Predicted 3D model of an 82-nucleotide RNA (transfer RNA) from Candidatus Giovannonibacteria bacterium RIFCSPLOWO2_02_FULL_45_28.
RNA sequence: GCCCCAGUGGCGGAACUGGAAUACGCGUACGGCUCAGAACCGUAUCCCGCAAGGGUUAGAGGUUCAAAUCCUCUCUGGGGCA
Numbered sequence: 001g002c003c004c005c006a007g008u009g010g011c012g013g014a015a016c017u018g019g020a021a022u023a024c025g026c027g028u029a030c031g032g033c034u035c036a037g038a039a040c041c042g043u044a045u046c047c048c049g050c051a052a053g054g055g056u057u058a059g060a061g062g063u064u065c066a067a068a069u070c071c072u073c074u075c076u077g078g079g080g081c082a
Base pairs, nucleotide, nucleotide: 001081002080003079004078005077006076007075010026011025012024019065027045028044029043030042031041032040046055047054048053058074059073060072061071062070
């Protein structure tokens, strides 16, 4: 230098053919249970906003009624060729 793969909440990790972003698990907070604790059970848990609503999938742009998903460029990590 060229080619391939990957990047999504605090962490792991789903999202099918472009049509509800964050399912599920972990963690965390509060509560229940217990003499007390562990285990277990319940509720909540991306950001802004009183709400309505808006934003958010590494970054920027494009296509589209609609993009995590398709296209282009860039960044980061891994692999291959020379």

The source organism's lineage runs through Bacteria, Bacteria candidate phyla and Candidatus Giovannoniibacteriota. Its Rfam family is "tRNA". Gene Ontology term of the family: triplet codon-amino acid adaptor activity. It is annotated as a transfer RNA.